[in-house]
């Protein structure tokens, strides 16, 4: 620190998503030890059982239970509070802690500072006192009532319980004269005095009462700072203040009465959601973000809900009333209860521990103490939950072992890994040893204090006596033995890690991108490799990565994002110069930021986690002394921002009124006639009732031609004839003045095309709606004819629009040039021209910028202020608000669902975009096909089988250049199984290898009678091994089975188009560009020119081969001028190689050369010469690459699959079917012909299992026979159309020849299915072929014959060949195709492309909705539990007061009951919010292969979109 994912590809936007680091986890698989930590996050659901708060007998009556002493008794036993003790009881002090838990609570909390009106048991210090009395009351006794809890009545008693009185330093009240109010005692000793004795007295201790200061705790009040929602904007009546009174510890509307009308909010009040709060904790460079388990420090709560009471302290977790919801006993009348203490149960739930020991340590309560209680604690249990530390051994060991994978079979790998050998013993386990934590108190004593004391208490010392839960523990030892100890994820990219087998869009993986559909390093197994390792993955969760909310650190022209536009108030921000203040701001000090965490230096457990000691830090807050630039706030000043006045200007700039012509339409009238109109063509429509056209005149209503211009004005919307009043801004000058009077602006007013909405006019022309009429498959559209609403005025509404420069304002700064409008300066006769301000446009530099592309009119540098933005969709949509008559605006979401949406740019493809330009591509010709027969391929269909393959151009006379059998793969049938064929091993066999007869049978195949051998090495020979054969066994063979989408080769095609790269520079952030574009040319990226390119490669050219001219050389089989023989004729013959001609090898042509054009070029035009002329004519030759074109059946090949069968052999069928359709041909319809006859002229190629002459037989086919002849000699072999002559005379014919009969030839083992040919006979259809279409530009098209591969045979097709031989090209608009450039694009599987709405299904989420309901809240009235305060008290009442000798009575006081007032819960009645649900309905999402249509993207075929 980055990465992957949008595209063909590329840059930026942006979202999703990994890698990091963490938990109180969990969940899977795995599991050796140990230390330290930690463990119900969910039901503040309900709890059984047990413990968790008691102590004090040295406060007190006292004695139910224990012991232990006396005593009585013969014993059982019995009586005794005297002792140790103590149940219950009164009383004291604890029970407010300390443990627990996080519902509630957004502010009575809680953090930080601060304060003032306060309280405080026990503790400390200080000074002060602790005298005298009363009367009761539990507990016991009796009686009663109840089931029980538990009450009643009557009796008796103590106190450190209760009530008075004295006193009163000082306290409290006060009117300053006075008032008021205290106590309690125990214990322990003990000389001297007194007391019968208890004791009193003294004296120490502890305690008591009032007081004052402290320490602790605790209440109370200010500031500040503390989540989200504004689809919650208003809220509030004790509500703000005041006065008086109440009340508290204390301050205060806390309370009350009475007066005032306040208070509180955009700096977010009040409502609604959520939340304990902090020290911290986890992340992170930090800033921030998220969280608040464990520790620590506040606050809340204790079943809910509401009250007090007791105290010092509570409105009380293990307390008290009352209400309410559970639960549990109950005799049914009535009670009892709260584990959110420890442990623990159920239940929830993914999921969280022993109904453990012990108070030994630390602490708490309680005591004078011993002690006792403490589920605080402090051990131990369980749990890999965490985090840290050990270990599962070490060294050696190649024969690189088995044994697994793999394998190109050679080997590699697993791997020094293992055994082997030598070693070691942590730990775990057995034995033995064995600390720390414990220091007291207690009891002896000894000094010192204390005091009358040598008591006794306290302080120090000494000595004794003990105390350990943990703990079978730490440690340390000794024995044994490698001995008892490794897994888990992952291996397509991100992300280290690769192969085989299996599966076969299956099953299944996934964090994302995404594998899987028969060669999967992504499924699943295994080998083998990577990580981490007692753990490892997985899930959930929080921060990082994410600068993706941007304060540190982001943006808005096109990616999401500038309010349509103004003016304005709060805010925010502000110009210069002086001086005061010192509130921000900076410094220094002081206090505080509790401790624990972090971070630093040290110590202590063998390290380490952990624990410790000290530092530091803790960015904060407060006080306080200073500074004094800069901000800020005062005063006072300036004039450069702003503003006023003065002077000219310029303009479609608002508003009102009047005026004008030019057209359109209707009406009047005249001429005039038959059509007009509209259109791609039409047709509705108008017109003989007289239109259209045309000329006069009228009306009326709306728009202002020319000028007019990237001109002008406005804020913006928008504004256009001429004139007049009203009016608002802008500039330009030059001076005075005022003096910071500014900028911007949330909310607020205002304005604000079009359509739209009301009232009321107006309506020429245009024109939604609507009617008709073309178009179409339809055409509720585009075109046309018509036409209302509007459009037009008035006045109100409405507030949007792609309201755009998709740029918000303001101010400064920042290269250059060039147009324009306005002013004003200079210059000019007037001009040009310069300058200067102010608008408007264009080009450019620097700088921005993702690049398009801005660039003084900024998208540049910066300041300042407003608005907006955070991924597409769902949505500008639903709910709620507010505005609107309405139609609607404006605010303004989620659910759910994608991984991608979306920008600028590139290369290409494509376009019913453009340019240029070849092409038989149209046109212009000429013959075809399409119609008929036939033959031929295909398709269907048919069959037992009609084998397979080719499928637009590029399948269809194609593979096939030749299916009767064969071929042959296909059917039916009979057969074989190491096979028809190759190679190998092993075993048997030797009358064996070869021949092979009867018989079976269609062959095949089976039988096997009989005949009958052999070869090579060794060896003297048998013999032995091989060979050869046979058979049996295993290996393997075979396969025209399957995948041409798993390949190779070969081919087609686009295309013989002119193109397609490539180094190096060079331009781009890059994808790429440049070069190859431009000007010209050219059949050509041919060649010149130019140019950030320069070169070059693969294609074009050429080199190659035929034909054309001409030379050489050659001279048989070839020729025969010339000389000679010869024939009926003839190169027949001697001869000759001159000519042709054979076949070899030069030569020619190259825009060379002359004119014109062109740029002096390239080149083109005409021309000369030439056998040929601009490539001379043909052929061969096919770049990069495209089509998953085509062939596994040519041939080779991976994988599959098949082995008595998909393999082979054999007959016979088939491939040749035949309602149909298509293609490719031949053959024709005729007279430019047909038949009959005669005559003449070719090239090329073939020939031995062949070609075959000449003769001879047939009417032919044919046959008989053979001469020649491996061929320039022989032969096939008569070229045919043509030419000459005859004949048909336009007819289904002497045109056509199909079909069919019948007879024959020929090849073949065999022509039934299923040959080809000849003969006679028979004579269909057809009389030039609808749409549509094919071919060809010169020796071409036509037309005419030849030959030849295949091949026994069997061409109408293939493939060569030559004979005869036109026609037209004006030209590139069009149609197919194709080549450059250039434009748009939402295509890149690239137009046969993307893609949109509706319908139909399926699913999912949400929205309405007659309702119905849970919850919460308000407000009004009922009602009123317990309880405080107030009254009140007929009735009760020991203590004190007065009266009485007394009994009593009275009085203060106190209480029950009752009264009132707040008030929990309920009740009723009405609202508001939040949520469930709900027939039915609404869009909306999603969902290989439905429907219908074609809206978008190209001019998308009516340009798109935007508002109505």
């Nucleotide at each position: 620190a980055g990465a992957g994912u949008u595209u063909g590809a590329u840059c930026a936007u942006g979202g999703c998503u990994c890698a990091g680091a963490u938990u109180g986890a969990a969940c899977g698989c795995u599991g050796g030890c140990g230390g330290c930590g930690u463990g119900c996050u969910u039901a503040a659901c309900a709890c059984a059982u047990g413990c968790a708060a008691g102590u004090c007998g040295a406060g007190c009556g006292g004695u139910a239970a224990c012991g232990c002493g006396g005593g009585g008794g013969c014993a059982a036993u019995c009586c005794u509070g005297g002792c140790g003790a103590c149940g219950a009881g009164c009383g004291g002090c604890g029970a407010a802690c300390g443990g627990g838990u996080g519902a509630g609570u957004a502010a009575u909390g809680c953090u930080u500072c601060g304060g003032a009106a306060u309280c405080u048991a026990c503790c400390c210090a200080c000074g002060g006192g602790u005298g005298g009395g009363g009367a009761a009351u539990a507990a016991c006794c009796a009686a009663u009532c109840g089931a029980a809890a538990g009450g009643u009545u009557g009796g008796c008693u103590a106190a450190u319980a209760c009530c008075g009185c004295a006193u009163a330093c000082g306290u409290c009240c006060u009117a300053c004269g006075g008032g008021g109010g205290a106590a309690a005692g125990c214990g322990g000793g003990g000389g001297a005095u007194c007391g019968u004795a208890a004791g009193a007295c003294c004296u120490c201790g502890c305690g008591c009462c009032g007081g004052u200061g402290g320490a602790u705790g605790a209440g109370c009040c200010g500031a500040a700072g503390u989540c989200g929602g504004a689809u919650u904007a208003g809220c509030u009546a004790g509500u703000u203040g005041g006065u008086a009174g109440g009340g508290u510890a204390a301050c205060g509307g806390c309370c009350u009465a009475c007066c005032a009308a306040g208070g509180c909010g955009a700096c977010g009040a009040u409502c609604c959601g959520u939340a304990g709060c902090u020290g911290g904790u986890c992340u992170g460079a930090g800033a921030g973000g998220a969280c608040g388990a464990c520790c620590a420090g506040c606050c809340a709560c204790a079943c809910u809900g509401g009250g007090a009471c007791u105290g010092a302290g509570a409105c009380a977790c293990g307390g008290c009333c009352c209400a309410g919801a559970c639960u549990c006993c109950u005799a049914c009348g009535g009670g009892a209860g709260g584990c959110a203490g420890c442990a623990g149960u159920g239940g929830g739930g993914a999921a969280u521990a022993u109904u453990g020991g012990a108070c030994a340590a630390u602490g708490g309560g309680g005591g004078a103490a011993a002690c006792c209680c403490u589920g605080a604690u402090c051990c131990a249990g369980c749990g890999a939950c965490g985090c840290c530390g050990c270990g599962u051994g070490u060294g050696u060991g190649a024969a690189g072992a088995a044994g697994g994978c793999c394998u190109g079979c050679g080997g590699g790998u697993u791997g020094u890994a293992a055994a082997g050998c030598a070693c070691u013993u942590u730990u775990a386990g057995u034995g033995g040893g064995g600390a720390u934590g414990a220091a007291a108190a207690g009891c002896c004593u000894g000094a010192c204090g204390u005091u009358a004391a040598c008591a006794c208490c306290g302080u120090c010392g000494g000595g004794u006596c003990u105390u350990g839960a943990c703990c079978u523990a730490a440690c340390c030892u000794a024995c044994a033995g490698a001995a008892a100890a490794a897994g888990c994820a992952c291996c397509g990219g991100c992300u280290a890690a690769c192969u085989c087998u299996g599966u076969g869009c299956c099953a299944g993986c996934a964090g994302c991108c995404g594998c899987g559909g028969u060669a999967a390093u992504a499924c699943a197994g295994a080998g083998g490799g990577u990580g981490c390792g007692a753990g490892c993955g997985u899930u959930a969760a929080u921060c990082g990565g994410a600068a993706u909310u941007a304060c540190u650190g982001g943006g808005c022209g096109u990616a999401a994002a500038g309010c349509g536009u103004g003016c304005g108030u709060a805010g925010a921000c502000g110009g210069u110069c002086a001086u005061g203040c010192a509130a921000g701001u900076c410094g220094g000090a002081u206090g505080u930021g509790a401790a624990a965490g972090c971070c630093c230096c040290g110590g202590g457990c063998u390290c380490a986690a952990c624990c410790u000691g000290g530092g530091a830090a803790u960015u904060g807050c407060a006080u306080u002394c200073g500074a004094g630039a800069c901000u800020g706030u005062a005063u006072g000043g300036c004039u450069a921002g702003g503003g006023u006045g003065c002077g000219a200007a310029a303009g479609a700039g608002g508003g009102a009124a009047g005026c004008g012509g030019a057209a359109u339409u209707u009406c009047c009238g005249g001429u005039g006639u038959a059509g007009c109109g509209g259109u791609g063509a039409a047709a509705u429509g108008c017109g003989u009732a007289g239109a259209u056209a045309u000329c006069g005149g009228a009306a009326g209503g709306a728009a202002c031609a020319c000028c007019a211009g990237u001109g002008g004005c406005g804020a913006a919307a928008g504004c256009g004839g001429c004139u007049u009043c009203c009016u608002g801004g802008u500039c330009c000058g030059a001076c005075a003045c005022c003096g910071a009077c500014g900028u911007u602006c949330a909310g607020g007013c205002a304005c604000g095309a079009a359509a739209g909405c009301g009232u009321g006019g107006g309506g020429a022309g245009c024109a939604a709606a609507c009617a008709g009429g073309a178009u179409u498959a339809g055409a509720u559209a585009c075109c046309c004819u018509g036409g209302u609403a509007g459009u037009c005025c008035a006045c109100g509404c409405c507030a949007u629009a792609a309201a755009c420069g998709a740029u918000g304002g303001g101010u400064a700064c920042u290269a250059a040039g060039u147009g324009u409008g306005g002013a004003g300066g200079g210059g000019u006769u007037a001009a040009a021209c310069c300058c200067u301000c102010c608008g408007u446009g264009c080009c450019g530099c620097a700088g921005c910028a993702a690049a398009c592309g801005c660039a003084g009119u900024a998208a540049g540098u910066a300041c300042c202020c407003c608005g907006c933005c955070u991924g597409g969709g769902a949505a500008g949509u639903a709910c709620g608000g507010c505005c609107g008559c309405a139609a609607g605006g404006u605010u303004g979401a989620a659910a759910c669902u994608c991984a991608a949406a979306g920008g600028a740019a590139u290369u290409g493809a494509c376009g019913g975009g453009g340019g240029c330009c070849c092409a038989c591509a149209c046109a212009a010709g000429c013959g075809g096909u399409g119609g008929u027969g036939c033959a031929u391929g295909u398709g269907g269909u048919u069959u037992a089988a009609u084998u397979c393959g080719a499928c637009g151009c590029a399948a269809c006379g194609c593979g096939a250049g030749g299916a009767a059998c064969c071929u042959u793969a296909c059917c039916u049938a009979g057969g074989c199984u190491u096979g028809a064929c190759a190679u190998g091993u092993g075993g048997u066999g030797a009358g064996u290898a070869g021949c092979g007869a009867a018989c079976c049978g269609a062959a095949a195949g089976g039988g096997g009678a009989g005949c009958g051998a052999c070869c090579c090495g060794u060896a003297a020979a048998a013999u032995c091994g091989g060979g050869c054969c046979a058979u049996c066994a295993c290996a393997c063979a075979g396969g025209u089975g399957c995948u041409g989408c798993a390949u190779g080769g070969c081919u087609g095609u686009c295309g013989u188009c002119a193109g397609c790269u490539c180094g190096u520079g060079c331009c781009g952030u890059g994808a790429g560009g440049u070069g190859u574009u431009g000007g010209g040319u050219u059949c050509a990226g041919u060649c010149c020119c130019g140019c950030a390119a320069c070169g070059a490669g693969c294609g074009c050219a050429a080199c190659c081969c035929u034909c054309g001219c001409c030379c050489u050389u050659u001279g048989u089989u070839g020729c025969c001028a010339u000389c000679g023989g010869g024939u009926a004729a003839a190169g027949c013959c001697g001869g000759g190689c001159a000519c042709u001609c054979u076949a070899a090898g030069g030569g020619g042509a190259c825009u060379g050369c002359c004119a014109g054009c062109g740029a002096c070029a390239a080149g083109u035009u005409g021309g000369a010469g030439g056998a040929a002329g601009g490539a001379g004519a043909g052929g061969a030759u096919g770049a990069c690459g495209u089509c998953a074109a085509g062939u596994c059946a040519u041939c080779a090949u991976g994988g599959c699959c098949u082995u008595u069968a998909u393999g082979c052999c054999u007959a016979g069928g088939g491939c040749c079917a035949c309602a149909c359709a298509c293609g490719u041909g031949c053959a024709a319809c005729a007279a430019u012909g047909g038949c009959c006859g005669g005559u003449a002229c070719a090239g090329a190629c073939g020939g031995a299992g062949g070609c075959a002459a000449u003769g001879c037989c047939g009417a032919g086919a044919g046959g008989c026979g053979g001469a020649g002849c491996a061929a320039a000699c022989c032969c096939g072999a008569g070229a045919a159309a043509a030419c000459c002559g005859g004949u048909c005379c336009c007819a289904g014919u002497u045109c056509g020849g199909a079909u069919u009969g019948a007879g024959g030839u020929c090849u073949g083992c065999a022509a039934c299915u299923c040959g080809a040919c000849c003969u006679c006979a028979u004579g269909a259809a057809g009389u030039c072929g609808g749409a549509a279409u094919c071919g060809c530009u010169a020796g071409u098209a036509a037309u005419c014959g030849c030959a030849u591969a295949u091949c026994a045979g069997a061409a109408c097709g293939a493939u060569g060949c030559g004979g005869u031989g036109a026609a037209u090209a004006c030209g590139u608009u069009c149609c197919c195709g194709g080549g450059c450039c250039u434009u748009g694009u939402a295509c890149a599987c690239a137009c046969c492309g993307c893609c949109c709405g509706u319908c139909a299904c399926a699913c999912c989420a949400c929205g309405a909705a007659a309702g119905u309901u849970u919850g919460u809240u308000g407000u009004a009235c009922c009602c009123g539990a317990a309880g405080u305060c107030g009254g009140u008290g007929c009735c009760u009442u020991a203590a004190c007061c007065u009266c009485g000798c007394a009994a009593g009575a009275g009085g203060a006081g106190a209480g029950a009951g009752c009264c009132g007032c707040c008030c929990a819960a309920g009740g009723u009645a009405u609202g508001g919010c939040c949520g469930a649900u709900g027939a039915u309905u609404g869009g909306g999402g999603u969902g290989a292969a439905g429907u219908c249509g074609u809206a978008a993207c190209a001019a998308g075929g009516u340009a798109a979109a935007g508002g109505g």